[in-house]
A computed fold for a 73-nucleotide RNA from an Anaerolineales bacterium, annotated as transfer RNA.

RNA sequence: GGGCCCGUAGCUCAGUGGUCAGAGCAGGGAGCUCAUAACUCUUUGAUCGCAGGUUCGAGUCCUGCCGGGCCCA
Numbered sequence: 001g002g003g004c005c006c007g008u009a010g011c012u013c014a015g016u017g018g019u020c021a022g023a024g025c026a027g028g029g030a031g032c033u034c035a036u037a038a039c040u041c042u043u044u045g046a047u048c049g050c051a052g053g054u055u056c057g058a059g060u061c062c063u064g065c066c067g068g069g070c071c072c073a
Base pairs, nucleotide, nucleotide: 001072002071003070004069005068006067007066010025011024012023013022018056026044027043028042029041030040031039049065050064051063052062053061
């Protein structure tokens, strides 16, 4: 330099172009307990890597960058 894949919550990941962006873990609060852990209930947390484009509508499709991984040279 070229090709392919990935980037969504603090972490691991879901998410047919449409309804509110969700789950588990984690954090806060409460219950239970003599107490801790476990368990139960509740709650917080995302400008979907960045910038454009297409569309009535984009996390999703297209383009260019940025970052990571693999392969080729």

The organism belongs to Anaerolineales, within Bacteria. It matches the Rfam family "tRNA". Gene Ontology term of the family: triplet codon-amino acid adaptor activity. It is annotated as a transfer RNA.